[in-house]
RNA sequence: GCGCCUAUAGCGUAACUGGAUAACGCAUCUGAUUCCGAUUCAGAAGAGUGCAGGUUCAAGUCCUGUUAGGCGCA
Numbered sequence: 001g002c003g004c005c006u007a008u009a010g011c012g013u014a015a016c017u018g019g020a021u022a023a024c025g026c027a028u029c030u031g032a033u034u035c036c037g038a039u040u041c042a043g044a045a046g047a048g049u050g051c052a053g054g055u056u057c058a059a060g061u062c063c064u065g066u067u068a069g070g071c072g073c074a
Stems, first nucleotide, its partner, number of pairs: 001073007010026004019057001028044005050066005
C1' cells in the first nucleotide's frame, strides 16, 4: 500500500428480508423478605447503534468517505 472482518447501555450479546417504543443477561439503584447481610422476589434508571454524509415515506440494517482494532497479502 491492497483486501476482508469487527464497532449497538458500565461489561457481554441480540435485532430476520429496511418497517419498533433498539431487546436480553450481568452489573447499578429502589422496595419487599432478614436482627443485619447474602439469596430470592418486585420494580426503576441507563444506549439511538465508532464518526460524517447520502439513498429512502422509513436506516442498527443499504451506499460513500473516514476513525480505531483484528486477520491476510505484498
A computed fold for a 74-nucleotide RNA from an uncultured Erysipelotrichaceae bacterium, annotated as transfer RNA.
Rfam family: tRNA. Rfam classes the family as a transfer RNA.